[in-house]
């Protein structure tokens, strides 16, 4: 070239049988502690790569890109 898989929260990843966008960690606030770590409780953080399509409804289901990683070696 072609073939496959991945791209969701600072970061590690769930959710991808179409109907509220989550958890761990990290940072933050407060509690506990002479004070630190540990150990609790809260909040807070995202228009889910990108553009379009389909659908009452798209992270999710189709198509073009883009970025990563893997195959493949002349077969089409």
């Nucleotide at each position: 070239g072609c073939c496959c898989c991945c791209a969701u929260a600072g970061c590690u990843c769930a959710g991808c049988a179409g109907a509220u966008a989550g958890a761990g960690c990290a940072g933050c606030a407060c509690c506990c502690u002479u004070c630190u770590a540990a150990g609790g409780u809260g909040a807070a953080g995202g228009u889910c790569g990108u553009a379009g399509g389909u659908g009452c409804a798209a992270a999710u289901c189709c198509u073009a890109c883009u970025g990563g990683g893997g195959g493949u070696a002349c077969c089409a």